[in-house]
RNA sequence: CGAUACCACACGGGAGAGACCCCUGCCAUGGGGCGCCGACGGGGCAAGACUCCCCAGCCAACCUCUCAGGCAAAAAGGACCGUGUGGAGAGG
Numbered sequence: 001c002g003a004u005a006c007c008a009c010a011c012g013g014g015a016g017a018g019a020c021c022c023c024u025g026c027c028a029u030g031g032g033g034c035g036c037c038g039a040c041g042g043g044g045c046a047a048g049a050c051u052c053c054c055c056a057g058c059c060a061a062c063c064u065c066u067c068a069g070g071c072a073a074a075a076a077g078g079a080c081c082g083u084g085u086g087g088a089g090a091g092g
Stems, first nucleotide, its partner, number of pairs: 001091001006087008018034001020033004035071003041067001042065003048058001
């Protein structure tokens, strides 16, 4: 000096699914019921590696389960993507 990639922060973009029914209530909220959503989180599984072989164990996701969460708009949240800043740092 310092790329790809990694970590943190800031900004921007960012989907899905009942304006469902009953009670309370001005609304919001709260409680109950039924129906749904997956891209926070969480659970589960493959190839594969290991082994003489088998079993067991390890092992990912935008797959799957919907526990939690969410289901008009708004707000909030939101995997992921982009930009910027800083950090660590391969290498020279």
Molecule: Glycine riboswitch aptamer
Organism: Murinocardiopsis flavida